Annotation:
This is a predicted structure of a 350-nucleotide part of an RNA (small-subunit ribosomal RNA, central domain) from an uncultured bacterium. It matches the Rfam family "Bacterial small subunit ribosomal RNA". Gene Ontology terms of the family: structural constituent of ribosome and ribosome. RNAcentral holds the full RNA, with entries from ENA and SILVA.
[in-house]
Context: one part of a larger RNA
RNA sequence: UUGGGCGUAAAGCACAUGUAGGCGGCUGCGCAAGUUGGAUGUGAAAGCCCAGGGCUCAACCCUGGAAGUGCAUCCAAAACUGCGUGGCUUGAGUCCCGGAGGGCCCAGAGAAUUCCCGGUGUAGAGGUGAAAUUCGUAGAUAUCGGGAGGAAUACCAGUGGCGAAGGCGCUGGGCUGGACGGGUACUGACGCUGAGAUGUGAAAGCGUGGGGAGCAAACAGGAUUAGAUACCCUGGUAGUCCACGCUGUAAACGAUGAGUGCUAGGCGGCGGGAGAGUUUGACCCUUUCGUUGUCGAAGCUAACGCGUUAAGCACUCCGCCUGGGGAGUACGGCCGCAAGGCUAAAACUC
Numbered sequence: 001u002u003g004g005g006c007g008u009a010a011a012g013c014a015c016a017u018g019u020a021g022g023c024g025g026c027u028g029c030g031c032a033a034g035u036u037g038g039a040u041g042u043g044a045a046a047g048c049c050c051a052g053g054g055c056u057c058a059a060c061c062c063u064g065g066a067a068g069u070g071c072a073u074c075c076a077a078a079a080c081u082g083c084g085u086g087g088c089u090u091g092a093g094u095c096c097c098g099g100a101g102g103g104c105c106c107a108g109a110g111a112a113u114u115c116c117c118g119g120u121g122u123a124g125a126g127g128u129g130a131a132a133u134u135c136g137u138a139g140a141u142a143u144c145g146g147g148a149g150g151a152a153u154a155c156c157a158g159u160g161g162c163g164a165a166g167g168c169g170c171u172g173g174g175c176u177g178g179a180c181g182g183g184u185a186c187u188g189a190c191g192c193u194g195a196g197a198u199g200u201g202a203a204a205g206c207g208u209g210g211g212g213a214g215c216a217a218a219c220a221g222g223a224u225u226a227g228a229u230a231c232c233c234u235g236g237u238a239g240u241c242c243a244c245g246c247u248g249u250a251a252a253c254g255a256u257g258a259g260u261g262c263u264a265g266g267c268g269g270c271g272g273g274a275g276a277g278u279u280u281g282a283c284c285c286u287u288u289c290g291u292u293g294u295c296g297a298a299g300c301u302a303a304c305g306c307g308u309u310a311a312g313c314a315c316u317c318c319g320c321c322u323g324g325g326g327a328g329u330a331c332g333g334c335c336g337c338a339a340g341g342c343u344a345a346a347a348c349u350c
Stems, first nucleotide, its partner, number of pairs: 004321003007304002012318001014200004021193003025088007033081002035077008049065006091190001092187003095183004103175006109153001114148007124135002161168002205246006214240002219235004257317006265295011277283001299306002323350003332343004
């Protein structure tokens, strides 16, 4: 390479938008590039294969045939692919109506922690397995009143909701994307995927300027211990918060790429629609669309398990894997202020 694979063995890019490319619904007509059939020419000789012949046989040699899967030209076919043109509505999109939602920004609210001021009050408080460091007669802890400031929003809260992912949870206002249900009015294949590229991207970290209540790497002290650069305790700085900019990584996980179609059901949750009954109820029942769970037919799987939200049956496109270590390292390149990131070997060794 052929081939085989990617939930857990190596392997799905963190996620999206989208360029090139690849692939692409039903139907009429035309063209004939691909495709198919035929003809002609060519496809050196030798060799291989077949038939016959010559050396006593054979090897070997000679003659003839076949083959030479290819190429070129011409003729023909028109199913499929392609191209051109016309039509269609089921894919896709638009429009109208409707409700659901922690989507983003601004303002405000209450509980709590801490600190400050004042009142009451007196000897302890705190902390632990037990203690000590620590705080407290300069009046702590406790309790009442007032004030300041920052961060986070108990209950509701739910294998509940929204978002492409990261993620998102007090209330009001503002801004805004998408999804869903119903209508079936409009466009008429406008689609899918997506190398590069571009954007978004938790936490930590970095730059500048703010902010700083609580928590808390580092650090200090107290304990524990043989030691204790830890686990426990008392403190405590970056940081955690905000604005702007950078970083671009995660067990960024469903460890499961995206899209479409097909293949038993049972029982729940959430958001809609329809129908029937009716005691008119925020009702029950039936049914349907979307979404989110759970158990399971067939099937799949090495097993575990998956199972209409597939890891089943298929197709299209992309990414990725190829023994362990060396190593996600070195070198080079690109990016970054740095930390580092992306790309990515080999020797050697088992």